């Protein structure tokens, strides 16, 4: 310094060809139970990495930029 993958809840990860942002763990609460843990049931939890632009409408497409990984110099 060039090229590719990645980047979405606390983690691990979906999301079909551009049309309602989820799951599983984890967290809260209740119920079970002498207590806990298992298990059941309901619940919070989101600037989809940042800033544009496209378009009725972006998580996705497009430019740029930032982080991490790889490659090749």
């Nucleotide at each position: 310094u060039g090229c590719c993958c990645u980047g979405u809840a606390g983690c691990u990860c979906a999301a079909u060809c551009g049309g309602c942002a989820g799951a599983g763990c984890g967290c809260u609460g209740c119920g079970c139970u002498c207590u806990g843990g298992a298990c059941g049931c309901a619940g919070a939890g989101g600037u989809u990495c940042c800033a544009g632009g496209u378009u009725c409408g972006a998580a996705u497409c497009c430019u740029g930029g930032c982080a991490g990984g790889g490659c090749a110099g």
Overview:
This is a predicted structure of a 73-nucleotide RNA (transfer RNA) from a Bacteroidota bacterium. Model confidence (mean pLDDT): 80 of 100. The sequence is in RNAcentral, with records from ENA. It matches the Rfam family "tRNA".